[in-house]
Context: one part of a larger RNA
RNA sequence: CGCAGGAAAUUUGAAGGGAGCUGUCCUUAGUACGAGAGGACCGGGAUGGACGCACCACUGGUGCACCAGUUGUACUGCCAAGUGCACAGCUGGGUAGCUAAGUGCGGCAGGGAUAAACGCUGAAGGCAUCUAAGCGUGAAGCCCCCCCUAAGAUAAGAUUUCCCAUAGCAAAAGCUAGUAAGGUCCCAUGAAGACUACAUGGUAGAUAGGUCAAAGGUGUAAGUGCAGUAAUGCACUCAGCUGAUUGAUACUAAUAGACCGAGGG
Repeated sequence: CGCAGGAAAUUUGAAGGGAGCUGUCCUUAGUACGAGAGGACCGGGAUGGACGCACCACUGGUGCACCAGUUGUACUGCCAAGUGCACAGCUGGGUAGCUAAGUGCGGCAGGGAUAAACGCUGAAGGCAUCUAAGCGUGAAGCCCCCCCUAAGAUAAGAUUUCCCAUAGCAAAAGCUAGUAAGGUCCCAUGAAGACUACAUGGUAGAUAGGUCAAAGGUGUAAGUGCAGUAAUGCACUCAGCUGAUUGAUACUAAUAGACCGAGGG
C1' cells in the first nucleotide's frame, strides 16, 4: 500500500513445513513343523537404544553486585574492624536465570489408492489362462490421519462485537478539517528482544525501584562478658549478612500532554 467505511477480537484452511527409526525380553509355545538336533508364522504384553520437542519439581553444572574462610601488601592515626590490589588473589558453598548428564512427552492406532506379488470371473484361442472387458487382496513407500506456519490464498475468505451517518469547498465522482470506536507517540518495564517487533502497565495504577515480611543461600556477625599467659574457645546467637524468587505496601518514578484515525461503488 492492497483486501471498496473505520476498528477490536475469534477463526476456516488453499498451500507449505515437521515427524515417520528400531532392538531385546515375556507370552502364545517348547506348540505347528521335524527322525532328531532344532524351532516358528499370526496374535497379546513389557522394557530399552538413538532421535526430536518441552521443562527445571528432582540429581547436578554454571552462577564476575550472594555468604564464609584465608595469604601477601597498601591504606583508613593505632588496637579492633574494614577497604583496594594480587587470574573473580586463592579456597569452600550457593538463590534466580540458563542448562544436561536430569525428567515429562512423541513417532501408537486407523482410513484410501497402489508397487512387486497372489487371486476371482473370463475370452481372443470350444481347452487353458490374474487381463484383453470387469472385480479383489496387498508395503516401513504415496495421499490422509498427528504437530506447526498459514487469507498478499490479489481467488485477499468467515463469524462476533464496537463506532457512526459531522462541518467547509465543489455541478459531481471527490478534496479538506475536527472527531468517534480504536490506535500511536511518550513513559515504567520484561515472561520478549540486535534494532524493530511482541507482551505487561501508565494514578480508576502493583509496571519498575524502595520498604516490610517470607522463601532460599551462607553458616553462629559486630560488640560485650566469661575461661585461658596466649593462640583460641564459650554465651548473648539456627546469629549476622543476603543479586535475580514470592507476597504485601503508592514511599519514588509511570506526570502532564500531543498526534493519527470513518462519513461508506